[in-house]
Context: one part of a larger RNA
Molecule: large-subunit ribosomal RNA, domain II
Organism: seawater metagenome
RNA sequence: UCCUACGAGUUACUCCUCAUUGGCAAGGUUAAGUGUUUAAGACACGGAGCCGAAGCGAAAGCGAGUCUGAAUAGGGCGAAAUAGUCAGUGGGGGUAGACGCGAAACCUUGUGAUCUACCCAUGGCCAGGUUGAAGUUCCGGUAACACGGAAUGGAGGACCGAACCGAUAAGCGUUGAAAAGCUUUCGGAUGAGCUGUGGGUAGGGGUGAAAGGCCAAUCAAACUGGGAAAUAGCUCGUACUCCCCGAAAUGUUUUUAGGAACAGCGUGGGAAUUAGUUUAUCAGAGGUAGAGCUACCGAUUGGACUAGGGGGAGUCAAAUCCUACCAAAUCCAGACGAACUCCGAAUGCUGAUAAAUAUUUCCUGCAGUGAGGGUAAGGGUGCUAAGGUCCUUAUCCGAGAGGGAAAGAACCCAGACCUACUGCUAAGGUCCCUAAAUUUACGCUAAGUUGAACUAAGGAGGUUCAGUUGCUUAGACAGCCAGGAGGUUGGCUUGGAAGCAGCCAUUCCUUUAAAGAGUGCGUAACAGCUCACUGGUCGAGCGACAGAGCAUCGAUAAUAAUCGGGCAUUAAGUGUAAUACCGAAGCAUAGGAUUUGUAGUUUACUACAAGUGGUAGGGGAGCAUUCUCUGUGCGGUGAAGGCGUGCUGUGAGGCAUGUUGGAGCGCAGAGAAGCGCAGAUGUAGGC
Numbered sequence: 001u002c003c004u005a006c007g008a009g010u011u012a013c014u015c016c017u018c019a020u021u022g023g024c025a026a027g028g029u030u031a032a033g034u035g036u037u038u039a040a041g042a043c044a045c046g047g048a049g050c051c052g053a054a055g056c057g058a059a060a061g062c063g064a065g066u067c068u069g070a071a072u073a074g075g076g077c078g079a080a081a082u083a084g085u086c087a088g089u090g091g092g093g094g095u096a097g098a099c100g101c102g103a104a105a106c107c108u109u110g111u112g113a114u115c116u117a118c119c120c121a122u123g124g125c126c127a128g129g130u131u132g133a134a135g136u137u138c139c140g141g142u143a144a145c146a147c148g149g150a151a152u153g154g155a156g157g158a159c160c161g162a163a164c165c166g167a168u169a170a171g172c173g174u175u176g177a178a179a180a181g182c183u184u185u186c187g188g189a190u191g192a193g194c195u196g197u198g199g200g201u202a203g204g205g206g207u208g209a210a211a212g213g214c215c216a217a218u219c220a221a222a223c224u225g226g227g228a229a230a231u232a233g234c235u236c237g238u239a240c241u242c243c244c245c246g247a248a249a250u251g252u253u254u255u256u257a258g259g260a261a262c263a264g265c266g267u268g269g270g271a272a273u274u275a276g277u278u279u280a281u282c283a284g285a286g287g288u289a290g291a292g293c294u295a296c297c298g299a300u301u302g303g304a305c306u307a308g309g310g311g312g313a314g315u316c317a318a319a320u321c322c323u324a325c326c327a328a329a330u331c332c333a334g335a336c337g338a339a340c341u342c343c344g345a346a347u348g349c350u351g352a353u354a355a356a357u358a359u360u361u362c363c364u365g366c367a368g369u370g371a372g373g374g375u376a377a378g379g380g381u382g383c384u385a386a387g388g389u390c391c392u393u394a395u396c397c398g399a400g401a402g403g404g405a406a407a408g409a410a411c412c413c414a415g416a417c418c419u420a421c422u423g424c425u426a427a428g429g430u431c432c433c434u435a436a437a438u439u440u441a442c443g444c445u446a447a448g449u450u451g452a453a454c455u456a457a458g459g460a461g462g463u464u465c466a467g468u469u470g471c472u473u474a475g476a477c478a479g480c481c482a483g484g485a486g487g488u489u490g491g492c493u494u495g496g497a498a499g500c501a502g503c504c505a506u507u508c509c510u511u512u513a514a515a516g517a518g519u520g521c522g523u524a525a526c527a528g529c530u531c532a533c534u535g536g537u538c539g540a541g542c543g544a545c546a547g548a549g550c551a552u553c554g555a556u557a558a559u560a561a562u563c564g565g566g567c568a569u570u571a572a573g574u575g576u577a578a579u580a581c582c583g584a585a586g587c588a589u590a591g592g593a594u595u596u597g598u599a600g601u602u603u604a605c606u607a608c609a610a611g612u613g614g615u616a617g618g619g620g621a622g623c624a625u626u627c628u629c630u631g632u633g634c635g636g637u638g639a640a641g642g643c644g645u646g647c648u649g650u651g652a653g654g655c656a657u658g659u660u661g662g663a664g665c666g667c668a669g670a671g672a673a674g675c676g677c678a679g680a681u682g683u684a685g686g687c
Base pairs, nucleotide, nucleotide: 002686003685004684005683006682011096012095013094015093016092017091018090019089020088021087022086023085024084027051028050029049033045034044035043036042037041055062056061065077066076067075068074099237100236102234106227107226108225110223111222117201118200119199120198121197122196123195124194125193126191128160129159130158131156135152136151137150138149139148140147164188165187166186169184170183171182172181203219205215206214207213240622241621242620243619244618245617250263251262252261253260254259264369265368266366267365268364269363270362271361272360276357277356278355279354280353281352282351283350284349290343291341292340297337298336301333302332303331304330306327308326309325310323311322312321313320372397373396374395375394376393377392378391379390380389381388402413403412404411417592418591419590420589422588423587424586428582429581430580431566432565433564437579439578440577441576442575443574444573450568451567458553459552462550463549464548465547467545468544469543470542471541479537480536481535482534483533485510486509487508490504491503492502516531520529521528593612594611595610596609597608598607599606600605601604623676625673626672627671628670629669630668631667632666633665634664641660642659643658644657645656646655647654648653
């Protein structure tokens, strides 16, 4: 763990409140007590008292009114609108331990110093070995002391080390041999030593070479009985069944924030009516999104124009002039703003009318909730970070099962009354795992890209498509053959500068089919190679630009990888279009159960319609156990109980029967409860 038994909303009250049943009713009712009796009871008497029938005022008091007030005013509370009371039962509250178990603590009466701390009195114990203080004696020495030496002597919180006392280090032990030990090692061991016996100090007290240590395996306040069932806004637990409805995690306040009060949201009962909701049309208020700004306020870029300022010129100063400087106002163009607005939606909100629908509001009993969370959208905050945080709107989870997303609270589909080896679909799928297309048509991709969810700036003759523009049979583009010259080594610069270090420039002219005062390589400078440009050859397309699709690089995470896997390339990837199929607790079909409403019959049936997921929670109807009363039964020809089997009821359960067992036990109608266990680190016993 498990099994059996026990184990938690109870009881009391002339208390309060609500519902319901009954009696009497402007009244209702007795309490204590007394009497009778068939005596835990019943009946009769008993009107004290209580509630109600009248209120208002602090009160005197007045009274359908009264108080305030000077008031006949106004205002407050009342009447005019009358139902109460007693008893039974049930829901809730109050006071009591008040559903059960649970503190740490506080106070008080006592008991403890046989453990241990310290103290008092009186006793006991410390093997053996070592060192050798003072003092003393002798010798030396001194004027005498001092001093030195040798003996003797036996001091010391002295030394080594057993008993004894302790406890340094490591190991073992850790449900131990032991609730503090064992082994090895270690400290003290004539002392502030150890120890026996008897005695003393007591709980806010003792004792303490002081660690908050010790005071009987207990100590920052011992133990025992009592107050006492302390209190616990906290944790845990709280027991049979079925049916109906079904939340909240918000606002305000709180020595308040994990608690509570009131409101909001749920449920049962009653009443009111058409208020509620949706759609359409119409009418409104408003300043958001957007937009705009020579329409204000604030901020702002460029230009023009131009005050003022800076700088310069003017021999100083001044007049005056200049300015690729700063810049107000104004003008032109551009453009920003939650706390700007000349403007200005959609929604939402309010009202009216119409239609559809079936809610809605009020009174009253009983609650729970007042830690919320995800997603989408609009915002604040934060980093236009967070599975962050704070609001608003919607939705879901919470309290929601089923199908899909491999797996999964809230993403997609869809709201589970029960049964069915029936059908159709949703999301999502249809090669195999795996139900259903290796389906049809036309493309794209070569990267295993991809096959659900992982990416950018940027790079790139990957490839497909559709454009714009240029060259081209008067021969383009690429390749090959040939030319690519002269003035001139242009001028300057320079040691040199000759097309090619650098600077300059109407970079010009000539010969040409064409050829730059030169595109690159090269030389110290030349030389040399090459390009632009031209001719020939060849014979049909060739460039440039911007764009779209799919691919490519960029590309990086810690145990071995992987689209869920196997695997897949005119696809099982991807784009467009199409048809079929699979696919859920959805919808449908057949049967059944039950709730509510309506109607009909009639007191439980029928028909129709709409329902029947559910935590906290509210309401309804039942099952079972023990006992009591009344009635009626069973039992040695076998009661209860145990172990099986069958039948039956939606279920708690019930019935029958076989066997065991060996003496009590049912059924019907009422009533009363120590009335149902899986949990509480529950209690006791057992395995």